A computed fold for an 82-nucleotide RNA from a soil metagenome, annotated as Glycine riboswitch aptamer.
The coordinates come from a structure-prediction model, not an experiment, and the mean pLDDT is 76.
Rfam family: Glycine riboswitch aptamer. Its family is annotated with glycine biosynthetic process in the Gene Ontology.
RNAcentral holds the sequence, with entries from MGnify.
Of the family's consensus pairs, 90% are formed in the model.
[in-house]
RNA sequence: CUCGCGGGAGAGAGCGGGCUGGCGACAGCCCGACGCCGAAGGCGCAACCGCCCCGGAAACGCUCAGGCAAACGGACCGCGAG
Numbered sequence: 001c002u003c004g005c006g007g008g009a010g011a012g013a014g015c016g017g018g019c020u021g022g023c024g025a026c027a028g029c030c031c032g033a034c035g036c037c038g039a040a041g042g043c044g045c046a047a048c049c050g051c052c053c054c055g056g057a058a059a060c061g062c063u064c065a066g067g068c069a070a071a072c073g074g075a076c077c078g079c080g081a082g
Stems, first nucleotide, its partner, number of pairs: 001082007012034001015032007035068003041064001042062003048056003
């Protein structure tokens, strides 16, 4: 580093419109205006490290991307295999 197993947080199952399915309750998807979250990915660097320039980098900051019932995903952790 890859694979398998187990664990694994936060934040509207919100609002408006449309399409499809359904007799219907309703469900799924798409679009829009807002609110919010940080733990895929991405970007940044006061302190810190490298003597300085400059560079490095986090679980810090941003929120482009992503996400806001469950499921999926999920940084990271443990065990096993290569």